[in-house]
């Protein structure tokens, strides 16, 4: 150079083209004699950028940054 794969929450990961969820950890809270362990709220996402397609994109199509593997 060229091919594949991935970037979504702090971390690990989910979401047929049709309201972006979950577990972990971190807050508030119940249980408890006290930690932990258990149970329960609540918070936390412009889904890597910038473009296109569509009524409608995390998702599909181009450039581009990045990580990883891989082939000269």
């Nucleotide at each position: 150079u060229c091919c594949c794969c991935g970037g979504u929450a702090g971390c690990u990961c989910a979401a047929u083209g049709g309201c972006g969820g979950a577990g972990c950890a971190g807050g508030c809270g119940g249980c408890u004699g006290u930690u932990a362990a258990c149970c329960g709220c609540a918070a936390g996402g412009c889904u890597g950028a910038g473009g296109g397609u569509u009524c409608g994109a995390g998702u599909c199509c181009c450039u581009c940054c990045u990580g990883g593997g891989g082939a000269g």
Molecule: transfer RNA
Organism: Myxococcus fulvus 124B02